Small-subunit ribosomal RNA from a metagenome, 1449 nucleotides, folded computationally. It matches the Rfam family "Bacterial small subunit ribosomal RNA".
RNA sequence: CCAGCUGAUCCUGCUGGCGGAUACUGCUCUCGAAAUUCGACUAAGCCAUGCAAGUCUUGGAGUCUAACUAUGGAGAUUCCGGCGUACGGCUCAGUAACACGUAGUCAACCUACCCUAAAGAGGGGUUAAACCCGGGAAACUGGGCAUAAUGCCCCAUAGGUGGGAGAUGCUGGAAGGCACUCCCGCUUAAACGAAGUGCACCAUGUAAGUACUUUGCUUUAGGAUGGGACUGCGGCGGAUUAGGCUGUUGGCGGGGUAACUGCCCACCAAACCUACGAUCCGUACGGGCCUUGAGAGAGGGAGCCCGGAGAAGGACACUGAGGAAAGGGUCCUAGCCCUACGGGGUGCAGCAGGCGCGAAACUUCUGCAAUGCACGAAAGUGUGACAGAGGGAUUUCGAGUGCAAGUUCUACUUGCUUUUGCCAGCUUUAAAACGGCUGGCGAAUAAGGGGUGGGUAAGAUGCGUGCCAGCCGCCGCGGUAAUACGUACACCCCAAGUGGUAUCCCCUAAUAUUGGGCCUAAAACGUUCGUAGCCGGUUCUGUAAGUCCUUAGUGAAAUCAACGGGCUUAACUCGUUGAAUUGCCAAGGAUACUGCAGAGCUCGAGGUCGGAAGAGGUAAAGGGAAUUUCCGGGGUAGGAGUGAAAUCUUGUGAUCCCGGAAGGACCUCCAGUAGCGAAGGCGCUUUACCAGUACGAGCCUGACGGUGAGGAACGAAAGCUGAGGGAGCGACCCGGAUUAGAUACCCGGUUAGUCUCAGCCGUAAACGAUGUGGACUAGGUGUCCUAGCACUCACGAAGUGUGGGGGUGCCGAAGCGAAGGCGUUAAGUCCACUGCCUGGGAAGUAUUACCGCAAGGUUGAAACUUAAUGGAAUUGGCGGGGGCGCACUACAAGGGGUGGAUGCUGCGGUUUAAUUGGAUUCAACCCCAGACAACUUACCAGGGGCGACAGUUGUAUGAUGGUCAGCCUGAAGGGCUUACCUGACUCUCUGAGAGGUGUUGUAUGGUCAUCGUCAGCUCGUACUAUGAAGCGUCCUGUCAACUCAGGCAACGGGCGAGACCCACAUCAUUAGUUGCUACUUCCCGGUUUCGGGGGGGCACUCUAGUGAGACUGCGAUCGUAAGAUCGAGGAAGGAGUGGGCAACGGUAGAUCUGUAUGGCCCGAAUCUCCUGGGCAACACGCGGCAUACAAUGGUUGGAGCAAUGGGUUCCUAACCCGAAAGGGCACGGUAAUCCCCUAAACCCAACCUCAGUUCAGAUCGAGGGCUGCAACUCGCCCUCGUGAAGUUGGAAUCCCCAGUAAUCGCGUGUCACUAACGCGCGGUGAAUAUGUCCCUGCGCCUUGCACACACCGCCCAUCAAGCCAGCUGAGUAGAGUGUGGAUGAGCCCAACUCCUUCGGGGUUGGUCAAUUCCGGGUUUUGCAAGGCGGGCUAAGUUGUAACAAGGUG
Repeated sequence: CCAGCUGAUCCUGCUGGCGGAUACUGCUCUCGAAAUUCGACUAAGCCAUGCAAGUCUUGGAGUCUAACUAUGGAGAUUCCGGCGUACGGCUCAGUAACACGUAGUCAACCUACCCUAAAGAGGGGUUAAACCCGGGAAACUGGGCAUAAUGCCCCAUAGGUGGGAGAUGCUGGAAGGCACUCCCGCUUAAACGAAGUGCACCAUGUAAGUACUUUGCUUUAGGAUGGGACUGCGGCGGAUUAGGCUGUUGGCGGGGUAACUGCCCACCAAACCUACGAUCCGUACGGGCCUUGAGAGAGGGAGCCCGGAGAAGGACACUGAGGAAAGGGUCCUAGCCCUACGGGGUGCAGCAGGCGCGAAACUUCUGCAAUGCACGAAAGUGUGACAGAGGGAUUUCGAGUGCAAGUUCUACUUGCUUUUGCCAGCUUUAAAACGGCUGGCGAAUAAGGGGUGGGUAAGAUGCGUGCCAGCCGCCGCGGUAAUACGUACACCCCAAGUGGUAUCCCCUAAUAUUGGGCCUAAAACGUUCGUAGCCGGUUCUGUAAGUCCUUAGUGAAAUCAACGGGCUUAACUCGUUGAAUUGCCAAGGAUACUGCAGAGCUCGAGGUCGGAAGAGGUAAAGGGAAUUUCCGGGGUAGGAGUGAAAUCUUGUGAUCCCGGAAGGACCUCCAGUAGCGAAGGCGCUUUACCAGUACGAGCCUGACGGUGAGGAACGAAAGCUGAGGGAGCGACCCGGAUUAGAUACCCGGUUAGUCUCAGCCGUAAACGAUGUGGACUAGGUGUCCUAGCACUCACGAAGUGUGGGGGUGCCGAAGCGAAGGCGUUAAGUCCACUGCCUGGGAAGUAUUACCGCAAGGUUGAAACUUAAUGGAAUUGGCGGGGGCGCACUACAAGGGGUGGAUGCUGCGGUUUAAUUGGAUUCAACCCCAGACAACUUACCAGGGGCGACAGUUGUAUGAUGGUCAGCCUGAAGGGCUUACCUGACUCUCUGAGAGGUGUUGUAUGGUCAUCGUCAGCUCGUACUAUGAAGCGUCCUGUCAACUCAGGCAACGGGCGAGACCCACAUCAUUAGUUGCUACUUCCCGGUUUCGGGGGGGCACUCUAGUGAGACUGCGAUCGUAAGAUCGAGGAAGGAGUGGGCAACGGUAGAUCUGUAUGGCCCGAAUCUCCUGGGCAACACGCGGCAUACAAUGGUUGGAGCAAUGGGUUCCUAACCCGAAAGGGCACGGUAAUCCCCUAAACCCAACCUCAGUUCAGAUCGAGGGCUGCAACUCGCCCUCGUGAAGUUGGAAUCCCCAGUAAUCGCGUGUCACUAACGCGCGGUGAAUAUGUCCCUGCGCCUUGCACACACCGCCCAUCAAGCCAGCUGAGUAGAGUGUGGAUGAGCCCAACUCCUUCGGGGUUGGUCAAUUCCGGGUUUUGCAAGGCGGGCUAAGUUGUAACAAGGUG
């Protein structure tokens, strides 16, 4: 930097990703070079076998030898001897230390081999191998006789050393050093060896002289090299380790060492270290360096170099120049091996190699050719050091896997080239190999890994799968259309590699010195005082510690950089130069600042004086109203309490009123963002004592100050201990209610407590969630205290105004902040000091320690788990929050119903072979379906039929189709039997189709419902805000309305509303048939008005076109206006009435069964046809209707008045028949012409007289009619008979405000027939309201929110189940450490004694002391019955604690 908390935003904060490094690992792999690469990480675990340290014959003595030039020479071997074996190589266990690094010191030391200089080397003695004799299994060992040396010993000299005395000199910062003289004591060197050459001498030996050269030996002095010791400074964690130490700290005197020192000892003193972290515990070899990072840093520190340490665990000495040595020794412990059981042997953290451990790491190779080392005079010998080879993609670097053309075009062919590869020769090498050079062959021998949803480059590809299988670092994907799983293809990245896992750095300013924070996100100690520490006003002088400058030394090499060189290049390496090592030490200088020392100053701080204010504190005294109780009096039936009640109290007299008494607690009004106090806190009055503060004024002290780790003091309420007190209130508890329950809320009682004294506790949302102190940076407006000034005046403790200091509030510039907000009382800008924070949970828990009588407090983790937790603000939604407005799917005021009965009808349920399917709160239920006897029809039973096209199979030895008869069958050339006709196709198989009312309305289009009879929704520009967003759209008034007006950081626009369209209501005009008939004429009938027809006519009605009309226009009142109310006129009045249209969107609303359509499925059956059945069932529940329950009625008779519609497979007049349904015949009508077509309620008259009736009509019986192939399941109608329930309907609920409700018929749709249904039409025709937000909802504003799938939300706790880690735990088994006692190998010392080869043995005593055993202490680990809480898990159980006033804030 990116992704991840949210609906979206900003912030805090963590998680994950992208980069680099180390190790392991999956898949894959052509070659070479280089490397300080390869059992470091775990087991410093154990090791078979071989090798890793020898050399010298020119030190000496033997033995042996075939080769040779034989008095000699050469070689092998044993022993004595010299040097080396303290190096090299390996490892990192221990070690927090002078171990390491760096800088110094040794006046406190050593140094073999090497170098320089000087001097010197005289005598004597002894043993091994060999030989002989023994012991033993072996390892090994005993005795005897000999002998040599550069071996060892003795004597001598030089010398060394100690003491005393003396005087002088040298070095040096300083003599305790060195040098000189004298005396005394002690001690004490050597190898004249070896070789060579020359000369000489005996004469042949085991000999031996001399000169020179080389080499060796001894002593002394110096150097070089290597070591030893001491010191300053530097580099881990833990305080849940705070005190440690007894040789401890120092001194005197000894011992010991190469050397100083408590290194060790005796005595004396009581010191020494520690908050600048002693001691203890844990971890760890240190550094150069390595990884990473811009750096500061962080992490690492195995390999190469330097230093240290170790050699199975532990201890000890010997030898030696050097060791406390481990491929030397002794002892103990543990392990292993051999054994004749007596006793012996052994140590790979050397090179190979083996076992074990593990995720994890090679060959039992070659050679001393090179480089080094040891020995040697040298030749040389030895060397698992080293040089080479083998294995490992471990790392880095380099190269390649081809190029060109053509084609059938994406894989082949042809041509070319040859790094690599293969072959041959030369060279290279210790020997090979690799490599190099030359030649030949041949594109031949050589590409994978991971990914493709975002972050993050690359698929809107196919198939499979279907919350399965699986993927995923994080977010997340998968529940039938998966760019995310698996596979295929395509693509992307890197490339001989590429991914994964673990760890580290970066990312991360996420431990912040550079470079963070603490009001609300994690985080200011409850408050003050104060120790150490840190910081500190102003002037001068001195000093030079800090600081700065210059110079010198040092800071190994490698590493790093630049340049140059060598390998074909590079990596790698060599050389030169530089940088770095940020440091230390030494010398010289500067003096601003800080420090230190001294002397001053007054502004910080403090003091003195004055008059003030105050619920400041402690103690005492006094007072007051009220509650309660008691006493006395009066008085009578309730009182008390609640949402409503009850418990309770009262006739033994309550409540209530009056008077009195007792007792405890408290302190109304005043009282106020007021005052005081460090905070907690403090409120009647008075007094005493104590303390702090502000103001004013001069004077005094002279930096005396600020903060403050530890520490101390104070510290609400509750709680505890003891002693009192107890009126009221009141946890616990007891009753009464409420409730599903109610261990609560409400009510009645009531104990601790609340009060006082003394003592504990030490915590609170102890909050301004804001540490203390100082300085600086605009103001405005209140209020309290204080000392002034001016004016007024009624003269007072007066009033008004003003500005100074201090306190306390509100609002605000700049600035700050994530925002809310803060803003001279800072959360602004700086300084000083302190405390605290670092994702959430586990957890303020466990454990430890301290405190406390207890309760508990302070300190304070981890395992494990998790992708979030959180802050502020935004938009919605929601609220048993608030305000305003609105609505007959709200209420109120009314009218009529439903819910009860019977029937019809739809749904559920049940039943059934099937009772097809859909719709289910409003917004499913006479809905889809606007008509289920067949059809419809999708369902059930039974029976038939159908495959375009391609391949395949069969087929002229006859495919296919048709058919008489019989049988099967409900029926059928449908099948079978049989027979005939026909003449080219064919479903046997595989695909693929037609078709599907099969599935998915949660894949869709379209349509519809509903919010919504709502008034909202949104844009452009500007402005505000970091942003989501806001503003506009808000406020006031008004409206049916986001309708309009006024105000306003907004100004305008759009979709809705309105306007518009249709119908109705009034009028005018045009037109006048099929309509009309006022007027007029003619004819007919009856004749009293009248009716019918023909002709004029269009006045009226009507029909259907065009216009007019209504706009708050007019008057009055109110109002700024918009508008409201009333009135006039008018057919109509404030939207005239009723419709149509009806926003952005929501409801994954309904419909795949109207049609369309993606995916999936069936495909000879889920297709299609036929017959029959079912959709019509019926213990039951629900919805919608019809008819009623009667007298506002029923029955009978008479009389009167509509509109809308429909009609040719149709409506049917008139007439006839029938009691009727209906039948027969038949005019007219494709319709303002004819028909359906008599409207009914209503009116008049009569009867019925309150009853299960002359109400009501269900049910059932009988007889008829109509439609239709067909009325059994299952149609409608007529007549007669039968005559059920029902007497107005519980809780609840529906509709409606005017031509409305109610009531009455009529038409039509569907339709062969069937209407109690839907849609329309007219007739008669009310009651009430003109309001409200109580219920149900809607809109706007505001408020709270832990909700956003949006309250049908979210979410808590117990219990039950599973898993996980932890705590505790009777105990049990170890480990470490320190301590006490015992044991005591062994080393050393002393004494005595024995043998004596002079060295050793034995005994005794002492110091040190490994090991082992026992005791108690402490730390820690494993296991553990049981117990405890915690975390995580699927939709378990019980409640509903929190979030809204969350229903008791």